A computed fold for a 91-nucleotide RNA from a Bacillota bacterium, annotated as c-di-GMP-I-GGC riboswitch aptamer. It was read from a public genome assembly, where an Rfam model found it. The prediction has a mean pLDDT of 87.
RNA sequence: GCUGAUCAGGGCAAACCCGUCGAAAGGCGGGGACGCAAAGCUACGGACCUACGGCUCUUGGGGAAGGGCUAUGGUCGCCGGGUUGCCGGUA
Numbered sequence: 001g002c003u004g005a006u007c008a009g010g011g012c013a014a015a016c017c018c019g020u021c022g023a024a025a026g027g028c029g030g031g032g033a034c035g036c037a038a039a040g041c042u043a044c045g046g047a048c049c050u051a052c053g054g055c056u057c058u059u060g061g062g063g064a065a066g067g068g069c070u071a072u073g074g075u076c077g078c079c080g081g082g083u084u085g086c087c088g089g090u091a
Base pairs, nucleotide, nucleotide: 001090002089003088004087011036012035016031017030018029019028020027021026034077040083041082042081044080045079046078047075048074049073053070054069055068056067057066058065059064
């Protein structure tokens, strides 16, 4: 450098439940394991999720209600990039 069939020590933790923060998506803590060889870190590119707010449309006398668009909010356990790294195999 390539690689994950096998080995050791292990590591992480989906859904779901509880608590908590948040308008939401979602985050964090505890329980719990579907999976994961980077399921370590990084929202940088794409993708996806959300829409308090903003813009806009409809209805309405009005208060208001509903729809559409929008990331500046998120997801690194969607893909790619960047970066660091354990063990084994191999050159």